[in-house]
RNA sequence: CACUCUAGCAAGCAAACCAUGUGAAAACAUGGGACGCAAAGCCACCGGUCUAAGGAUUUUCUAUGACAGCGGGGUUGCCAAU
Repeated sequence: CACUCUAGCAAGCAAACCAUGUGAAAACAUGGGACGCAAAGCCACCGGUCUAAGGAUUUUCUAUGACAGCGGGGUUGCCAAU
């Protein structure tokens, strides 16, 4: 310099659960905590999932609310190996 994940040395992230706060809820933020992750960095573009305050033609339906740790796609990229 190229490659872009077979393995994971260093480094990084952090599920469930708990506390506090926000929210109608889903869920999120911070702290604790580790099930896992080689993009578990970022982006709701496509599919999917969750919620339904408000609205509607009200046994229900509906996203303008969420999930990037559900899949695809886009984009950026560390160490190490080769």